[in-house]
Context: one part of a larger RNA
Molecule: small-subunit ribosomal RNA, 3' minor domain
Organism: Pseudonocardia bannensis
């Protein structure tokens, strides 16, 4: 490869990745509240106790300390509970990109056969139509400015 051009959008198929999503599973860190080891403090009277102190009947008695021991403050895992945050799967949906030669139109580019675009609001299988506002990045005719030869 130049209108037998060019080009839009729904539909269908195929393929990616993204969001919604009942709901289901994970992980952080924390709150509350229940239990609470060992251990530090603290208390607390019956037990047990060689060394110090007292006493005296000389081996026993009271004190000091020391030990176990209860309880109680703090507490490490542990359990209940409702919410946070992060994440994984997840029927189903949405809509996007891409994909020689599918479907139905036929909106755009020419005055594209209704001029075309922009904002808005309705309504239609789709592209889109129609109202109202705005542009001119419209052809065509005519007029008027400017500006070059």
């Nucleotide at each position: 490869c130049a209108c037998c051009g060019c080009c839009c959008g729904u539909c269908a198929c195929g393929u990616c990745a993204c969001g919604a999503a009942a709901g289901u599973u994970g992980g952080u860190a924390a709150c509350a509240c229940c239990c609470g080891a060992a251990g530090c403090c603290g208390a607390c009277g019956g037990c047990c106790u060689a060394a110090c102190c007292c006493g005296c009947u000389u081996g026993c008695g009271g004190g000091a300390g020391g030990g176990a021991g209860u309880c109680g403050u703090c507490g490490a895992a542990g359990g209940u509970g409702g919410g946070a945050c992060c994440g994984g799967c997840g029927a189903u949906u949405g809509g996007g990109a891409c994909g020689a030669a599918g479907u139905c139109g036929u909106a755009a580019c020419a005055a594209g056969g209704u001029a075309g675009c922009c904002g808005u609001a309705c309504c239609g299988g789709a592209a889109g139509g129609u109202g109202c506002g705005g542009c001119u990045g419209g052809a065509u005719c005519a007029c008027c400015u400017c500006c070059u030869u």